[in-house]
RNA sequence: UACUCAUAAAGAGUGUACGAGGGACAAGCCCGUUGACUACACAGCAACCCGUAAAGUCGGGUGCUAAUGCUUGGAUGAUGAGAACUUAUAAAAAGGCUCAUUAUCACGAUGAGUC
Repeated sequence: UACUCAUAAAGAGUGUACGAGGGACAAGCCCGUUGACUACACAGCAACCCGUAAAGUCGGGUGCUAAUGCUUGGAUGAUGAGAACUUAUAAAAAGGCUCAUUAUCACGAUGAGUC
C1' cells in the first nucleotide's frame, strides 16, 4: 500500500512551544493572532486488541478528547409527491425524469486480522 471484519447521534482539556491557517475532498457552515492546526508534557475518555476465563472497575498497546464522521454529496432499493418527457390509448397503462423521506452500499477515520 491492498484486501477482510468491526465500530460511530454517547464520552473525555489544561499548560508549554511554534505562528497561520484548520475542520480528508467539493460546496456550505464553523474554528482561528483573545493564538487555531501541529508537536510535547500532564490529565482524561473508552472504540478495538493483549494480560484473561471476566472487567475502562486493574495494568499494557493503538486510538480519541469543538460541532452526529459538523451538514450535504456518488450508487442502488423502497415509499410518497410532481411535471412541461417518450411509447401507447376511447379511457387506462407502461417507461424514463425531478423532488422529498428512508434503508443499504460507496467515500473517509480508527481498531483487529491477512499477504
The prediction has a mean pLDDT of 79. SAM riboswitch aptamer (S box leader) from Cyanobacteria bacterium UBA3803, 115 nucleotides, folded computationally. Rfam family: SAM riboswitch aptamer (S box leader). Rfam describes the family as follows. The SAM riboswitch is found upstream of a number of genes which code for proteins involved in methionine or cysteine biosynthesis in Gram-positive bacteria. Its family is annotated with regulation of gene expression in the Gene Ontology.